[in-house]
RNA sequence: CUCUUAUCAAGAGCGGCUGAGGGACUAGGCCCUGCGAAGCCCGGCAACCUUCAAACAUCAGUUUGAAAAGGUGCCAAUUCCUACAGAUCCAGGAGGUCUGAGAGAUAAGGG
Numbered sequence: 001c002u003c004u005u006a007u008c009a010a011g012a013g014c015g016g017c018u019g020a021g022g023g024a025c026u027a028g029g030c031c032c033u034g035c036g037a038a039g040c041c042c043g044g045c046a047a048c049c050u051u052c053a054a055a056c057a058u059c060a061g062u063u064u065g066a067a068a069a070g071g072u073g074c075c076a077a078u079u080c081c082u083a084c085a086g087a088u089c090c091a092g093g094a095g096g097u098c099u100g101a102g103a104g105a106u107a108a109g110g111g
Base pairs, nucleotide, nucleotide: 001111002110003109004108005107006106007105008104013042015041016040017039021032022031023030026083027082028081029080043075044074045073048071049070050067051066052065053064054063055062056061079103084100085099086098087097088096089095
C1' cells in the first nucleotide's frame, strides 16, 4: 500500500507543558478554540486482540459472564451534517424522514 471480516447513537479530566489553530480529503454548511486549538506528558474510557470461568459443539469453534497486567484504539458535536442510489412525506418546488452504497476511522487476520 492492498484484500477480507467486524464495529462506528454509548463512554472518557475545571491536571501539567506549550502556545494558534482545529473538526480526514474536495465542495457546501455548521461548529470548537487565549474561559487556551493542534502537539507532548499525566489521567481516564472502552474491551478488538488477550486472560479466566461456564454452557454448547464431533473437531475447528460458538455463546455468555468476568478481568484489565500486556498489544492497539479512543477521550466536543452520530464518523458534526450533506454530497451517490432507492423508498417515503409534501399539490408541486424547496425541504424532511428512512434504508443502502461510497468515502473514512479502528481492530484482527491475509497478500